[in-house]
RNA sequence: GAGUGGGGUAGAGGCGCGGAGACCAGGAGUACCCGCCGGGAGAGCCGGGGCUCGCCGAACGGCGGCGAAAGGGGGAUCCGCCGAAGUCCCGUCACCACCCCGGAGGUGGCGGGGCUGGGCCGGCAUCGAAUAGGUGUCGGACUGUCACGGCCCGGAGAGGGGCCGUGGAGCGCUAUCCUGCAA
Repeated sequence: GAGUGGGGUAGAGGCGCGGAGACCAGGAGUACCCGCCGGGAGAGCCGGGGCUCGCCGAACGGCGGCGAAAGGGGGAUCCGCCGAAGUCCCGUCACCACCCCGGAGGUGGCGGGGCUGGGCCGGCAUCGAAUAGGUGUCGGACUGUCACGGCCCGGAGAGGGGCCGUGGAGCGCUAUCCUGCAA
């Protein structure tokens, strides 16, 4: 005792996920600053207003000297975990630059929604400084799990074990407990 629904707890997948992070590549021989030469009236992201700098030479360009940083990435190790979490879109709020208002850009918080079982490889698109990385999509093999089908093993019988194929998705799967309904 294996019908069906709801819930709790524990757990598994593995180049598994997230956080911190010494250190490292890149950013970049770039920006800033200094000198010289050219240049000749503007410059401080865009519009308006202000302010500052500028003919005692602005922007811009060249050469030489000095020479960063941030966002993004990799990562020894440690911590937290197994919708772990990620990403995209929309809304909203805060922050960054000389100041205010409005834009555009960037960074982050919160809310809502979509997608993704997991990582790996490749094409295309997109974000990006990127030949880093992320995302979307298409394709590929791999992997855990469940269902279905086939074959084999085992056995009294099995909700037992192995292999192959097809398919599904984490709102899943496994174990266990509680509970509604049916019988």